Predicted 3D model of a 77-nucleotide RNA (transfer RNA) from a bacterium. Its mean pLDDT, the model's own confidence on a scale to 100, is 80. Rfam family: tRNA. Rfam classes the family as a transfer RNA. From the family's description: Transfer RNA (tRNA) molecules are approximately 80 nucleotides in length.
RNA sequence: GCGCUUGUAGCUCAACAGGAUAGAGCGUUAGCCUCCGGAGCUAAAGGCUGUGGGUUCAACUCCCACCAAGCGCGCCA
Numbered sequence: 001g002c003g004c005u006u007g008u009a010g011c012u013c014a015a016c017a018g019g020a021u022a023g024a025g026c027g028u029u030a031g032c033c034u035c036c037g038g039a040g041c042u043a044a045a046g047g048c049u050g051u052g053g054g055u056u057c058a059a060c061u062c063c064c065a066c067c068a069a070g071c072g073c074g075c076c077a
Base pairs, nucleotide, nucleotide: 001073002072003071004070005069006068007067010026011025012024013023019057028044029043030042031041032040050066051065052064053063054062
């Protein structure tokens, strides 16, 4: 340098051949429960879906560029 894969909440992952309000578990916080609790129950907060554009009535999903990580191939020395 070229190609492929990945990028969604603090962490690990969903979102079914585009369809409306992006969810779950763990963790965090609060409350309840309990003799006490780091166990159990309930609730809440937490995301401009890597960045910027484009297509569309509608984009996490499709297209383009860039950024980051990983893998493979190649070039120079």